[in-house]
RNA sequence: GCUGGUGUAGCACAGUCGGUAGUGCGAUUCACUCGUAAUGAAUAGGUCGUCGGUUCGAUUCCGUCCACCAGCU
Numbered sequence: 001g002c003u004g005g006u007g008u009a010g011c012a013c014a015g016u017c018g019g020u021a022g023u024g025c026g027a028u029u030c031a032c033u034c035g036u037a038a039u040g041a042a043u044a045g046g047u048c049g050u051c052g053g054u055u056c057g058a059u060u061c062c063g064u065c066c067a068c069c070a071g072c073u
Stems, first nucleotide, its partner, number of pairs: 001072007010025004019056001027043005049065001051063003
């Protein structure tokens, strides 16, 4: 330099062939307990990497850039 892949909650990941995003762990609160743990319930937490394009509408499609990973040279 070229090619491909990945980027979604604090962490690990789903999601969808376009219609306003979820699971587990973790956090907080409550219940339970003499107390802790465990267990149960609830709550909070996301401009879906950036900037543009298409569209009535984009996490999803297209382009650019950024970061990481792999391959080729």
Molecule: transfer RNA
Organism: Clostridiales bacterium